[in-house]
RNA sequence: CGGACGAAACGGCAACCGCGAACGAAAGUCCGCGGACGCAAAGCCAGUGGCCUACGGCGCAUGCGCUAGGGCUCGACGGGCUACCGAA
Numbered sequence: 001c002g003g004a005c006g007a008a009a010c011g012g013c014a015a016c017c018g019c020g021a022a023c024g025a026a027a028g029u030c031c032g033c034g035g036a037c038g039c040a041a042a043g044c045c046a047g048u049g050g051c052c053u054a055c056g057g058c059g060c061a062u063g064c065g066c067u068a069g070g071g072c073u074c075g076a077c078g079g080g081c082u083a084c085c086g087a088a
Stems, first nucleotide, its partner, number of pairs: 005086002012039002016035005022029002037075001043081003047077002049073004056067005
């Protein structure tokens, strides 16, 4: 110095809940504030899987059903990339 690893320290992230505003047909997204389940990649990426919604479209009929092109899940999976610190 690099890799592996994960004690300590400086910090970091934020499940979930509450409040406020904006966007959206909805699901939901984003931002701010407060609390903090927890996390050594709980940083990012494209895949796989699962879940949600139905503007629109289709089918039956005055309503229902199907449908992702819309979303959620990196705190699901197994991969890839990047990264602070330095005990055993």